[in-house]
The prediction has a mean pLDDT of 87. The RNA shown here (c-di-GMP-I riboswitch aptamer) has 74 nucleotides and comes from Candidatus Aerophobetes bacterium Ae_b3b. It matches the Rfam family "c-di-GMP-I riboswitch aptamer". Gene Ontology term of the family: cyclic-di-GMP binding. Lineage of the source: Bacteria > Bacteria candidate phyla > Candidatus Aerophobota. It was read from a public genome assembly, where an Rfam model found it.
RNA sequence: UCUCGAAAAAGGUAAACUACCUGAAAAGGUGGGGCACAAAGCUACAGGACCGAAAGGUCGGCUGAGCCGUCGAA
Numbered sequence: 001u002c003u004c005g006a007a008a009a010a011g012g013u014a015a016a017c018u019a020c021c022u023g024a025a026a027a028g029g030u031g032g033g034g035c036a037c038a039a040a041g042c043u044a045c046a047g048g049a050c051c052g053a054a055a056g057g058u059c060g061g062c063u064g065a066g067c068c069g070u071c072g073a074a
Base pairs, nucleotide, nucleotide: 004072005071012037013036017032018031019030020029021028022027035061041067042066043065045064046063047062048059049058050057051056
């Protein structure tokens, strides 16, 4: 450095549900909550899903890809 991922340690994120707010909707924000997560960090680039009459939009906790990253037993 790469691979790998402990009944390890430190730190971290936060599903459902819920209160309020934003949005036509998908969905998003903040607080509570905690199912889970080693990229459940970031980016809609490719595929996919969702909303929309359309224009267009949403999802990174669906997969791939790019960028970046904590710890260190076997």